[in-house]
RNA sequence: CUUGAAAAAGCCAAACCUGUCGUGAGGCAGGGACGGAAAGCCACGGGUCUUAGGGACAAGACAGCCGAGCCGCCGGGU
Numbered sequence: 001c002u003u004g005a006a007a008a009a010g011c012c013a014a015a016c017c018u019g020u021c022g023u024g025a026g027g028c029a030g031g032g033a034c035g036g037a038a039a040g041c042c043a044c045g046g047g048u049c050u051u052a053g054g055g056a057c058a059a060g061a062c063a064g065c066c067g068a069g070c071c072g073c074c075g076g077g078u
Base pairs, nucleotide, nucleotide: 001077002076003075004074011036012035016031017030018029019028020027021026034064040070041069044067045066046065047062048061049060050059051058
């Protein structure tokens, strides 16, 4: 530089359950593993979802929906 999840080391952790916070989408912690090669970070573009108050294209949620950007472990090849 390139390539990959077959193997190894290590990593993350869906559904579901418990506790807790939130109006809610959901967040966090513990248990649990369906999966993941960026399932690390980031709401910038698209998308999906929520909303008591409110009626303003407003305020939010999702990075395990797709893309952009940033950083990075391991193996193979060169």

Predicted 3D model of a 78-nucleotide RNA (c-di-GMP-I-GGC riboswitch aptamer) from an uncultured Gammaproteobacteria bacterium. Model confidence (mean pLDDT): 76 of 100. It was read from a public genome assembly, where an Rfam model found it.